[in-house]
Context: one part of a larger RNA
RNA sequence: GGAUGAAUGCUGGCGGUAUGCUUAACACAUGCAAAUCAGACAGGAAGUGGUGUUUCCAGUGGCGGACGUGUGAGUAACGUGUAAGAACCUGCCCUUGGGAGGGGAACAAUAGCUAGAAAUGAAUGCUAAUACACUGUAGGCUGAGGAGCAAAAGGAGGAAUCCACCCGAGGAGGGGCUCGCGUCUGAUUAGCUAGUUAGUAAGGCAAUAGCUUACCAAGGCGAUGAUAAGUAGCUGGUCUGAGAGGAUGAUCAACCACACUGGGACUGAGACACGGCCUAGACUCCUACGAGAGGCAGCAGUGGGGAAUUUUUUGCAAUGGGUGAAAGCCUAACGGAGCAAUGCCACUUGGAGGUAGAAGGCCUAGAGGUUGUUAACUUCUUUUCCUGAAGAAGAAGGAAUGACAGUAUCUAGGGAAUAAGCAUCGGCUAACUCGGGCCAGUAGCCAUGGUAAGACAGAGGAUACAAGCGUUAUCU
Numbered sequence: 001g002g003a004u005g006a007a008u009g010c011u012g013g014c015g016g017u018a019u020g021c022u023u024a025a026c027a028c029a030u031g032c033a034a035a036u037c038a039g040a041c042a043g044g045a046a047g048u049g050g051u052g053u054u055u056c057c058a059g060u061g062g063c064g065g066a067c068g069u070g071u072g073a074g075u076a077a078c079g080u081g082u083a084a085g086a087a088c089c090u091g092c093c094c095u096u097g098g099g100a101g102g103g104g105a106a107c108a109a110u111a112g113c114u115a116g117a118a119a120u121g122a123a124u125g126c127u128a129a130u131a132c133a134c135u136g137u138a139g140g141c142u143g144a145g146g147a148g149c150a151a152a153a154g155g156a157g158g159a160a161u162c163c164a165c166c167c168g169a170g171g172a173g174g175g176g177c178u179c180g181c182g183u184c185u186g187a188u189u190a191g192c193u194a195g196u197u198a199g200u201a202a203g204g205c206a207a208u209a210g211c212u213u214a215c216c217a218a219g220g221c222g223a224u225g226a227u228a229a230g231u232a233g234c235u236g237g238u239c240u241g242a243g244a245g246g247a248u249g250a251u252c253a254a255c256c257a258c259a260c261u262g263g264g265a266c267u268g269a270g271a272c273a274c275g276g277c278c279u280a281g282a283c284u285c286c287u288a289c290g291a292g293a294g295g296c297a298g299c300a301g302u303g304g305g306g307a308a309u310u311u312u313u314u315g316c317a318a319u320g321g322g323u324g325a326a327a328g329c330c331u332a333a334c335g336g337a338g339c340a341a342u343g344c345c346a347c348u349u350g351g352a353g354g355u356a357g358a359a360g361g362c363c364u365a366g367a368g369g370u371u372g373u374u375a376a377c378u379u380c381u382u383u384u385c386c387u388g389a390a391g392a393a394g395a396a397g398g399a400a401u402g403a404c405a406g407u408a409u410c411u412a413g414g415g416a417a418u419a420a421g422c423a424u425c426g427g428c429u430a431a432c433u434c435g436g437g438c439c440a441g442u443a444g445c446c447a448u449g450g451u452a453a454g455a456c457a458g459a460g461g462a463u464a465c466a467a468g469c470g471u472u473a474u475c476u
Stems, first nucleotide, its partner, number of pairs: 001476004006472005013347001015345004019340002021305001026303003030300003036062002040060002043057004070258003079183004084178002088175003093171007101135002104132001110125002114121002140149003154163003184230002191221003196218002199215005233255001235253002237248004260281005283294003311337001313336003319333001320331004350380004360371004385414004390409001394404001421465001423463003426446003432460003435456001441448002
């Protein structure tokens, strides 16, 4: 000099845009953040004179809650980056071959009864389905072969047809696995290892494999740093530098890990699951003391910690996601608004004329010099500002549909009106004169101050940058 997710002192007009708990992965009041489908199903309620249509409700059932969102605690590891590989899985989506025959038994809801303070239940009786099981059939699987095992569901419509369902084949996208190389510090850590290293057999998995077990052999790693310890999410990138490098990993994007702490599985195409389940623990709440409930590292917000970091805002109009045949519904993802000079960029605080070189201040050798065209004054303009009129694009389309927003923009009127600070002035380093007297103080380094201090303090003047300017911290 450059840089920052910065903080702090003084000051502060406006717009655009980006960013905003780096500390306690500390504890959390309250609200919201994952629902949806009545065209799978039988009920209840409202409405209607009644049927039908319509609306609402909990339940069975389907799909989705494995995405999206947050955080970086752990992890020095096939975690990540890059380059390869073979023994795999894949809901929805695309292409394609074939098929959906037959009867059946239940369980919720509900009904009455009943336990409990509540959370939540118990037993009895009924009932439907795209829920469940059986049977028939099968270019599937296993097997050398004989043979064995394994499917299905309907709904809407007057119809055409549309949407679902089952078994195969291929694809796309996604995921699991293996491996070469790269990936922080210290040897004042030198030896480490027993399922350890390899084999055979079996089990297990979607799949390979000591992944697991039995038997057998005694191997395997290590000075090219094993093991143990410390520290740390990794990368694209970011900052700096002419580069080589050094530092760093906020925002955005990809991967990984975690979701009060530890463990476990269930369901499912997919989880060992942030707003699911079981269990142990700590903590909090509730209790009729018998028993129960909870998990903001989602978005706002609170306390605490801290030098320090925002609103308990608006809308699904756009983009995207879930569901549905669709209308639609849901969406703190997202789009916006609010707050903060936190950063970057842009604009303004007026232009021209104006010497009696005014008054006042400061200096003075008392002649004057300087502040200084600065001001007053005259005239002009209106970026901004105030008031009024008009008013978008973003909406895809045949039409309708805009949170932002009466915003951006534009136009008319008004009037210089509403708008300058901060640090420095001995040298480095641009900028000089009056008080105090090694005192008070200054200071980045050299240093300065003991009666003429250009270095302290105030004033006048000057210099630099400017809605900022200084200081502190950190990197280069």
Molecule: small-subunit ribosomal RNA, 5' domain
Organism: Albizia julibrissin